The prediction has a mean pLDDT of 81. A computed fold for a 76-nucleotide RNA from candidate division CPR3 bacterium 4484_211, annotated as transfer RNA. The sequence is in RNAcentral, with records from ENA and MGnify. NCBI's taxonomy places the organism under Bacteria, Bacteria candidate phyla, candidate division CPR3. The same sequence occurs in records of 2 taxa. Rfam family: tRNA. By type it is a transfer RNA.
RNA sequence: GCCCCUGUAGUUCAAUGGAGAGAACAUUGGUUUCCGGAACCAAAGAUUGGGGGUUCGAGUCCCUCCAGGGGCGCCA
Numbered sequence: 001g002c003c004c005c006u007g008u009a010g011u012u013c014a015a016u017g018g019a020g021a022g023a024a025c026a027u028u029g030g031u032u033u034c035c036g037g038a039a040c041c042a043a044a045g046a047u048u049g050g051g052g053g054u055u056c057g058a059g060u061c062c063c064u065c066c067a068g069g070g071g072c073g074c075c076a
Stems, first nucleotide, its partner, number of pairs: 001072007010025004018056001027043005049065005
């Protein structure tokens, strides 16, 4: 330098272009308990890596940039 993959909640992951972006764990509160753990109930938590575009509609498609991972090449 070229190519491919990945980026969504604190963490690990879902989500045919079609409608209030979910789940589990973690966190907080409650019930229970002598106290804690476990269990159960509830709550909060995301401008879906940044920017732009296509579309009636984008996490999803296109362009560009950033970060991480992998492969190939060059070393005059």